Molecule: Bacterial RNase P class A
Organism: soil metagenome
RNA sequence: CCGGACGGGCAGUCGCUCGCCGGGCUUCUCGGGGGAGGAAAGUCCGGUCUCCACAGGGCAGCGUGCCGGCUAACGGCCGGGCGGGUUCGCAAGGGCUCACGGAAAGUGCCACAGAAAAUAUACCGCCUCGCCGACAACGGUCGGGUAAGGGUGAAAUGGUGCGGUAAGAGCGCACCGCGGCCGGAGUAAUUCGGCUGGCAGGGAAAACCCCACGCGGAGCAAGACCAAAUAGGGGAGGAGGGGCGGCCCGCCCCGUUCGACUUCCGGGUAGGUCGCUAGAGCCGGUCAGUAAUGGCCGGCCAAGAUGAAUGACUGCCGCCCGCAAGGGUACAGAAACCGGCUUACAGUCCGG
Numbered sequence: 001c002c003g004g005a006c007g008g009g010c011a012g013u014c015g016c017u018c019g020c021c022g023g024g025c026u027u028c029u030c031g032g033g034g035g036a037g038g039a040a041a042g043u044c045c046g047g048u049c050u051c052c053a054c055a056g057g058g059c060a061g062c063g064u065g066c067c068g069g070c071u072a073a074c075g076g077c078c079g080g081g082c083g084g085g086u087u088c089g090c091a092a093g094g095g096c097u098c099a100c101g102g103a104a105a106g107u108g109c110c111a112c113a114g115a116a117a118a119u120a121u122a123c124c125g126c127c128u129c130g131c132c133g134a135c136a137a138c139g140g141u142c143g144g145g146u147a148a149g150g151g152u153g154a155a156a157u158g159g160u161g162c163g164g165u166a167a168g169a170g171c172g173c174a175c176c177g178c179g180g181c182c183g184g185a186g187u188a189a190u191u192c193g194g195c196u197g198g199c200a201g202g203g204a205a206a207a208c209c210c211c212a213c214g215c216g217g218a219g220c221a222a223g224a225c226c227a228a229a230u231a232g233g234g235g236a237g238g239a240g241g242g243g244c245g246g247c248c249c250g251c252c253c254c255g256u257u258c259g260a261c262u263u264c265c266g267g268g269u270a271g272g273u274c275g276c277u278a279g280a281g282c283c284g285g286u287c288a289g290u291a292a293u294g295g296c297c298g299g300c301c302a303a304g305a306u307g308a309a310u311g312a313c314u315g316c317c318g319c320c321c322g323c324a325a326g327g328g329u330a331c332a333g334a335a336a337c338c339g340g341c342u343u344a345c346a347g348u349c350c351g352g
Stems, first nucleotide, its partner, number of pairs: 001352006008317007016035003020032004037331001041342002044340005049219004061215005066080005081100001083098006101210002106208002109203002123150002125146004131140003158176006177199001178197008223274004233265005240254005281300008318329004
């Protein structure tokens, strides 16, 4: 550096929750038993499940993007390729890590500096066929050639060398790079070799965009069932119903179109039950595979709450700090479930 495992132990007392087992067997109570994590976290990605929507196709939008494999699926994992960074090593090479469709469809962008930032162009410089100094040498530079050198920049229109030239230039040649074709290796990405073309358009797609593939929406407060009181709704009966302590009289209230009162039905709420924890499950062995992973065999059952339990105290021991007394013991806690990713984490152990 990389990978993996653990992440306080034992005992006692008092509680909380579940209700699997036994006794009483209706509630309940007694005894035994189960009761947070590697991340339960962030809710970033993918699924199971549930409801809603949906003939088929397309547009818009979002996401992914080298190749092969694994998987229920994935933006995950494994293996491989290619390039960059970093590290170890004298080197050969190895470890870790990041990126990887298209810039030759089109549009746009490239600060500052610089002549020029993409239809190329010429600041300094180099050269001098023309012109001038009558001619040569030499000088000047109205003109012409050039892109080797300098300069600017993150980046300057293939690189190095030789030839060539007035000076230069793929102008010519060799090697490297690049494009095309052919052949070998590989499932493929890719790679190796040969031939050929002097060579054509620098960067950025985490600019728009193009191409290929994928994606309906909301989420367990999903959703299903049982079901009060009160107030609405509907049907049927209905001329009476009720109060003044029991009865009669009397009085009062409500009602007979707007229907008191009685009864039935239906929806919703409170409340309750289910969903709800046995599952892409865990452990061990074995086989296939480089691995991720998968097959087979055997064994096991390990929270299920709902204002939400999983706690508090004591003793001994372990570890850390301290001379001692003593103090501390990480990150953090389920909420339908599963597979990943990311982030947090005192300390300990194992392998390379």